[in-house]
Context: one part of a larger RNA
RNA sequence: GCAUCGUCAAGGAACUCGGCAAAAUGGCCCCGUAACUUCGGGAGAAGGGGCGCCCGCGAAAGCGGGCCGCAGAGAAUAGGCUCAAGCAACUGUUUAGCAAAAACACAGGUCUAUGCGAAACCGCAAGGUGAAGUAUAUGGGCUGACGCCUGCCCGGUGCCGGAAGGUUAAGAGGAGGCGUAAGGGGCAACCCGAAGCGCUGAAUUUAAGCCCCGGUAAACGGCGGCCGUAACUAUAACGGUCCUAAGGUAGCGAAAUUCCUUGUCAGGUAAGUUCUGACCCGCACGAAAGGCGCAAUGAUUUGAGCGCUGUCUCGACGAUGCAUCCG
Numbered sequence: 001g002c003a004u005c006g007u008c009a010a011g012g013a014a015c016u017c018g019g020c021a022a023a024a025u026g027g028c029c030c031c032g033u034a035a036c037u038u039c040g041g042g043a044g045a046a047g048g049g050g051c052g053c054c055c056g057c058g059a060a061a062g063c064g065g066g067c068c069g070c071a072g073a074g075a076a077u078a079g080g081c082u083c084a085a086g087c088a089a090c091u092g093u094u095u096a097g098c099a100a101a102a103a104c105a106c107a108g109g110u111c112u113a114u115g116c117g118a119a120a121c122c123g124c125a126a127g128g129u130g131a132a133g134u135a136u137a138u139g140g141g142c143u144g145a146c147g148c149c150u151g152c153c154c155g156g157u158g159c160c161g162g163a164a165g166g167u168u169a170a171g172a173g174g175a176g177g178c179g180u181a182a183g184g185g186g187c188a189a190c191c192c193g194a195a196g197c198g199c200u201g202a203a204u205u206u207a208a209g210c211c212c213c214g215g216u217a218a219a220c221g222g223c224g225g226c227c228g229u230a231a232c233u234a235u236a237a238c239g240g241u242c243c244u245a246a247g248g249u250a251g252c253g254a255a256a257u258u259c260c261u262u263g264u265c266a267g268g269u270a271a272g273u274u275c276u277g278a279c280c281c282g283c284a285c286g287a288a289a290g291g292c293g294c295a296a297u298g299a300u301u302u303g304a305g306c307g308c309u310g311u312c313u314c315g316a317c318g319a320u321g322c323a324u325c326c327g
Base pairs, nucleotide, nucleotide: 001322002321003320004319005318006317007316008315010313011312014311019308027051028050029049030048031047036041038145052067053066054065055064056063057062068072080306081305082304083303084302085301086300087298088297092104093103108143109142110141111140112139113138114137120129121128122127146293147292148291149290151223152222153221156220157219158216159215160214161213162212165211166210167209171205172204176200177199178198179197180196183192184191185190224242225241226240227239228238251285252282263279264278265277266276267275
């Protein structure tokens, strides 16, 4: 010096990103327990008192009396508590080896597909799973207990339905054109050219799809701008205008979302970029990529208080082991 452990005056979080670590609490019996609440809970809430040994009575529980110590759950073992917010309802699950969480899952909600040789999935197929099930079933998507709710837009994209019209492939069809050529014409060059064969090929016919018509947002998604106006000022219930498919409703809001920002006000502190309550100017919340609440739950995140302490002021001493030095 390092590791592990023990103790400490006064103070008691001044330490620090942060009470990290340590200290403290701790058992059993009795008393007693708040807000809130889904009436189960919250609860071991919190907070108090008792605890050894001997004698007497008693069946016991217990009651009474006495004795000792600083101390009677005498060691070991053995909850710290409270208040306030965020997130997630909950028990669960997870990155085997840096993440346990507000991520995943979850009951519940909803949309959608599927009538059974089901849909979906594996396989070239046979076959198999679904299921020895049958719509109170099974697959897929989203949401995620519960409570109160879930607004407007179908113009675009998707999906569903429709079939009159437009467009549209192969196929069918074969007008016409071309090649070849018997033959004919011509002195010749060359011209014409039936049938057959071959090449090409216009109308016409023709499905789904697309165009088109309608529906659908707990489908993908979207949910405005400028100007003016009230008898102080300010503001604008009100008006005008442009654009849109429609212009963000309820609720919430400097928020796990707020850039400006340590916004402003209030609370807590002597002092508070954090925290809580408000305000609303929401850079850039918002309703199942759910919105807002919510008891209980949490090795969750944040703030505060009580208790407690070597975390600190500020360090000291001791124990064991190691390192180091000497033999």
Annotation: Predicted 3D model of a 327-nucleotide part of an RNA (large-subunit ribosomal RNA, domain IV) from a Lachnospiraceae bacterium. The source organism's lineage runs through Bacteria, Bacillati, Bacillota, Clostridia and Lachnospiraceae. The coordinates come from a structure-prediction model, not an experiment, and the mean pLDDT is 89. The RNAcentral record of the full RNA draws on ENA.